[in-house]
Predicted 3D model of a 92-nucleotide RNA (SAM riboswitch aptamer (S box leader)) from Hymenobacter rubripertinctus.
Its Rfam family is "SAM riboswitch aptamer (S box leader)". Its family is annotated with regulation of gene expression in the Gene Ontology.
RNA sequence: UUUUUAUAAAGAGGCGCGGAGAGACAGGCUCGACGAAACGCCGGCAACCAGCGGAAAAUCCGCAACGGUGCCAAGUCCUGACCAUAUAAAAA
Numbered sequence: 001u002u003u004u005u006a007u008a009a010a011g012a013g014g015c016g017c018g019g020a021g022a023g024a025c026a027g028g029c030u031c032g033a034c035g036a037a038a039c040g041c042c043g044g045c046a047a048c049c050a051g052c053g054g055a056a057a058a059u060c061c062g063c064a065a066c067g068g069u070g071c072c073a074a075g076u077c078c079u080g081a082c083c084a085u086a087u088a089a090a091a092a
Base pairs, nucleotide, nucleotide: 001092002091003090004089005088006087007086008085013042014041015040016039021031022030023029025080026079027078028077043072044071045070048068049067051063052062053061054060055059076084
């Protein structure tokens, strides 16, 4: 990067650094010098994988949050494409 499956109206932010952008894309709308993105630290949310327990259609239910990811303005911000986008897991 591609494919498959699942999920996407819930939830959770401070500091440092930085210095003008950000919210995928198009159109809107919004956020931003009362400090955007990126990066770092700490904290938190969730519970996909892994773990533990149970039941039996290889799947479902529950527990926990040490490990691997993810996420922490606005309903995936709204509308559109749902063969879109994002994330997880697996495969190539």

NCBI's taxonomy places the organism under Bacteria, Pseudomonadati, Bacteroidota, Cytophagia, Hymenobacter.